A computed fold for a 413-nucleotide RNA from Nakamurella sp., annotated as Bacterial RNase P class A. Rfam family: Bacterial RNase P class A. Its family is annotated with tRNA processing, dimeric ribonuclease P complex and ribonuclease P activity in the Gene Ontology. The coordinates come from a structure-prediction model, not an experiment, and the mean pLDDT is 75. RNAcentral holds the sequence, with entries from ENA. The model forms 97% of the base pairs in the Rfam consensus. The source organism's lineage runs through Bacteria, Bacillati, Actinomycetota, Nakamurellales and Nakamurella.
[in-house]
RNA sequence: UGAGUCGGCCGGGCGGCCGCGUCAGCCUGGCCGGUCCGCCGGUCGAGCUGCCGAGGAAAGUCCGGGCUCCACAGGGCAGGGUGGUUGCUAACGGCAACCCGGGGCGACCCGCGGGACAGUGCCACAGAAAACAGACCGCCGCCGGCUCCGGCCGCGCGGUAAGGGUGAAACGGUGGGGUAAGAGCCCACCAGCGCUCCGGGUGACCGGAGCGGCUAGGUAAACCCCACCCGGAGCAAGGUCAAGAUCCCGGGGCUUUCGGGCCCCGGGUGCGCAGGUGUUCGAGGGCGGCCCGCCCGAGCCUGCGGGUAGACCGCUGGAGCGGACCGGCAACGGUUCGCCGAGAUGGAUGGUCGCCGAACGGGAAUCGUGAGGUUCCCGGGAACAGGACCCGGCUUACAGGCCGUCUCAUCCC
Numbered sequence: 001u002g003a004g005u006c007g008g009c010c011g012g013g014c015g016g017c018c019g020c021g022u023c024a025g026c027c028u029g030g031c032c033g034g035u036c037c038g039c040c041g042g043u044c045g046a047g048c049u050g051c052c053g054a055g056g057a058a059a060g061u062c063c064g065g066g067c068u069c070c071a072c073a074g075g076g077c078a079g080g081g082u083g084g085u086u087g088c089u090a091a092c093g094g095c096a097a098c099c100c101g102g103g104g105c106g107a108c109c110c111g112c113g114g115g116a117c118a119g120u121g122c123c124a125c126a127g128a129a130a131a132c133a134g135a136c137c138g139c140c141g142c143c144g145g146c147u148c149c150g151g152c153c154g155c156g157c158g159g160u161a162a163g164g165g166u167g168a169a170a171c172g173g174u175g176g177g178g179u180a181a182g183a184g185c186c187c188a189c190c191a192g193c194g195c196u197c198c199g200g201g202u203g204a205c206c207g208g209a210g211c212g213g214c215u216a217g218g219u220a221a222a223c224c225c226c227a228c229c230c231g232g233a234g235c236a237a238g239g240u241c242a243a244g245a246u247c248c249c250g251g252g253g254c255u256u257u258c259g260g261g262c263c264c265c266g267g268g269u270g271c272g273c274a275g276g277u278g279u280u281c282g283a284g285g286g287c288g289g290c291c292c293g294c295c296c297g298a299g300c301c302u303g304c305g306g307g308u309a310g311a312c313c314g315c316u317g318g319a320g321c322g323g324a325c326c327g328g329c330a331a332c333g334g335u336u337c338g339c340c341g342a343g344a345u346g347g348a349u350g351g352u353c354g355c356c357g358a359a360c361g362g363g364a365a366u367c368g369u370g371a372g373g374u375u376c377c378c379g380g381g382a383a384c385a386g387g388a389c390c391c392g393g394c395u396u397a398c399a400g401g402c403c404g405u406c407u408c409a410u411c412c413c
Stems, first nucleotide, its partner, number of pairs: 001409004006404005012356007020053002023050004028045007055384001059395002062393005067234004074292004079230005084098005099113001100111004114225002119223002121219003136164002138160005143154004172190006191215001193212008238313004245269001247268009271305007284296004320339008360379008
């Protein structure tokens, strides 16, 4: 100098004016309540001032957790998820380091990475044959026929997986022996498989030695097997207050002409009409599905028609953010100091003006053989996209810019 690799950060800036939302303060107006009549408190506004006011993905809602309710009653069977190892974490299907396999000269990258000797299934097309395989061509022997004695022929009988051909894949490779021709049929070496032992590592696994039979296809995002994990619903969760039918159940008190009536408390239900069904012979519901078992229990189902989210809490200070130090290869953890950064609910964060401005387009000068670089002028004008209970991740979208790590090639010293 060129080509790459991995990681981190930013993602328009400054100012004026006007406007919006929560909160706080000041000052006032209405309403309500209290009052020792001086005012005080609450609530709803108007005005002024001040603080703060979307993101790296707020997104998809794909995983995991916190929080809340469903009754802390379970057992068995089904069902779902995850899948190298060790660690991190509140947890995870996330992250880190390592192992194995594959790719790259390399930095580094990619892998839904348990089991195919537990069993079952499947393997398109082509091909004779696709899984305890298979004779289409070929090779060899026998039999028969013909013969120019070299051989040739046969829907004939058998042997053969060395050669050809098909295929993603044809049941180890090379060499030698052997044979009618062949074949792990036998042998040597190599590859691979299984078992045993030794050494290293927490472990996945790695290195080595010996033995065995000569050889074992793929597929588990097919059933299945193994190990581990898993209740459901979700902030319209859920709670409080107000309004309201006076229906049902339970308890207590009073009263009675013993049929009942009235009052209080607690729980359940909650628009109207019609039909069906049910109240100890129990509908229906809950304990995630089914069975057993347990609990609640007066409503439930169908059709037609109508209506729709009152206020407040939950609601944002949290597995929080930043710095320093310590432990760890790292993910991460610990100590300490500092900071407070949206809480809307027809849903705020915007508009306008001025200056500056990246990409991009055009022109000129200059350097270079050239691709192109540098400077100046004019135009131009900023990607993906927006909270809604909160976090940790993953995935997807994204104009462009900045910084750093390492690798390879070439040249110079």